[in-house]
RNA sequence: UACUCAUCGAGACCGGCUGAGGGUCAGGCCCUUUGAAGCCGGGGCAACCGUCGAGACUAACCAUCUCGAAAAGGUGCCAACUCCUGCGGGGAACUCCAUUUGGAGCCCCGACAGAUGAGUU
Numbered sequence: 001u002a003c004u005c006a007u008c009g010a011g012a013c014c015g016g017c018u019g020a021g022g023g024u025c026a027g028g029c030c031c032u033u034u035g036a037a038g039c040c041g042g043g044g045c046a047a048c049c050g051u052c053g054a055g056a057c058u059a060a061c062c063a064u065c066u067c068g069a070a071a072a073g074g075u076g077c078c079a080a081c082u083c084c085u086g087c088g089g090g091g092a093a094c095u096c097c098a099u100u101u102g103g104a105g106c107c108c109c110g111a112c113a114g115a116u117g118a119g120u121u
Stems, first nucleotide, its partner, number of pairs: 002120007013042005021031003025086004043078003048074002051069006082113001087110005094105004
């Protein structure tokens, strides 16, 4: 760098330095001088990997799967659903526009993209 798999409506903030942006693009809508982003220190959240225990499977063991424990191991995360929408499909009511069939809002599903972890390259 690329590929594969899993998950993504839950959860979790203080101090110091500094000083104007940030939410990756666009349109919205937000956050922000009652201090953005960044860096440093501390705190916290969370079971993805790893660890430990139990169960299923097995003649038995391993592997695998399920459940649980644990945050003194490896990562990750700590405004808003991945903030919302963007592409495709479907939809009872309601609202708006056009008023002929429809279109949009709205709701649901999926895809793409992205994030994190694990594995491979």
The RNA shown here (SAM riboswitch aptamer (S box leader)) has 121 nucleotides and comes from Peristeroidobacter soli. The sequence was found by an Rfam model in a public genome assembly.